[in-house]
Description
The RNA shown here (Glycine riboswitch aptamer) has 89 nucleotides and comes from Acinetobacter brisouii CIP 110357. The prediction has a mean pLDDT of 78. It matches the Rfam family "Glycine riboswitch aptamer". Its family is annotated with glycine biosynthetic process in the Gene Ontology. The same sequence occurs in records of 2 taxa.
RNA sequence: ACGCGCAUUACAGGAGAGAAGUCACCCAUAGGCUCGCCGAAGGAGCAACGACCCCGGAAACUCUCAGGCAAAAGGACUGUAAUCUAUCU
Numbered sequence: 001a002c003g004c005g006c007a008u009u010a011c012a013g014g015a016g017a018g019a020a021g022u023c024a025c026c027c028a029u030a031g032g033c034u035c036g037c038c039g040a041a042g043g044a045g046c047a048a049c050g051a052c053c054c055c056g057g058a059a060a061c062u063c064u065c066a067g068g069c070a071a072a073a074g075g076a077c078u079g080u081a082a083u084c085u086a087u088c089u
Base pairs, nucleotide, nucleotide: 003088005085007083008082009081010080011079012078013077018035020034021033022032023031036069037068038067042065043063044062045061049056050055
């Protein structure tokens, strides 16, 4: 001298995969069952390396428990604007 980073809020952008079949319901319901799929909510697993008894150890990689497969909603992540954090940066 500056206000980074984490976290939170608002706005904008934001992919993938069956508008599957069947049963029930239709004052309702968003469900039950069956098969096929997706990965970018969440969750789980692991390399180098460290340690060497256990173990620690990353993801947009892998798995698919959960979630999702017309629209809507959700959505990792990105941008913009703020809030919090204050000797930390």